[in-house]
RNA sequence: ACUAUUGAGGGGUGCUGCACCAGUUAAAAAACUGCUAGGCUCAAUAGUACACAUAUAGUUGCCAACGUCACCCACCUCUA
Numbered sequence: 001a002c003u004a005u006u007g008a009g010g011g012g013u014g015c016u017g018c019a020c021c022a023g024u025u026a027a028a029a030a031a032c033u034g035c036u037a038g039g040c041u042c043a044a045u046a047g048u049a050c051a052c053a054u055a056u057a058g059u060u061g062c063c064a065a066c067g068u069c070a071c072c073c074a075c076c077u078c079u080a
Stems, first nucleotide, its partner, number of pairs: 001048009010073005018039001021034004038066001
């Protein structure tokens, strides 16, 4: 760094519909229809690949950022 799995990122309703997926299409591609707003980020586990003193270990500090649009609930803070 990548792949898979698990967990977390408070919750819900409605709208839109890109990707993925499914179907139609003689085949490929395109197109159409359906579904669709955790597909993203962080952490852990396993595997693969690369790297290896700009490593490793220790100490201290901090506790995420996001998720079309509209609305509602919850939680926290401040003001009245």

This is a predicted structure of an 80-nucleotide RNA (SAH (S-adenosyl-L-homocysteine) riboswitch aptamer) from Agitococcus lubricus. Lineage of the source: Bacteria > Pseudomonadati > Moraxellales > Moraxellaceae > Agitococcus. Its mean pLDDT, the model's own confidence on a scale to 100, is 75. Its Rfam family is "SAH (S-adenosyl-L-homocysteine) riboswitch aptamer". Rfam links the family to the GO terms S-adenosylhomocysteine metabolic process and regulation of gene expression.